[in-house]
Formats: sequence, C1' cells, structure tokens
RNA sequence: GGCCCCGUGGCCCAAUGGAUAAGGCAUCUGACUACGAAUCAAGGGAUUCCAGGUUCGAAUCCUGGCGGGGUCG
Repeated sequence: GGCCCCGUGGCCCAAUGGAUAAGGCAUCUGACUACGAAUCAAGGGAUUCCAGGUUCGAAUCCUGGCGGGGUCG
C1' cells in the first nucleotide's frame, strides 16, 4: 500500500430504514445488617467515532476521513 471486518453509556452487548436506542455488569440512593457482603427496590448516565449525502424518516444505506483488528504482498 490492496482487500475484509469492527467502532453504540465507565465496560460488555442488542436494535429489519419507523415513536422515548433494549439489556447485563459497574455506579448512585433507599431497605435489610452491629458494620459490611449478598439480596431486594428505585434512579442517573448515549450528540450511536467524525464530516457530508440519500430519504418524509438514518445507529442502520452511500461517499470521504479517523481509530482498532485480520489478511495479502
């Protein structure tokens, strides 16, 4: 350098072009406890990597860029 795959809360991981982006872990608050752990209840946290384009509508499709991984030379 060519080709392929991936990029979504702190971490992991969903979402067939269609309403408010689901869930787990973690975290915060409360209950429980002598105090913790565990358990139970409740809450917050996402400009879906960036910039354009298509579309009535984009996390999703297209183009370019950036980053990571794989492969070929």

This is a predicted structure of a 73-nucleotide RNA (transfer RNA) from Orbicella faveolata. The coordinates come from a structure-prediction model, not an experiment, and the mean pLDDT is 80. Rfam family: tRNA. Rfam classes the family as a transfer RNA. Its family is annotated with triplet codon-amino acid adaptor activity in the Gene Ontology. NCBI's taxonomy places the organism under Eukaryota, Metazoa, Hexacorallia, Vacatina, Orbicella.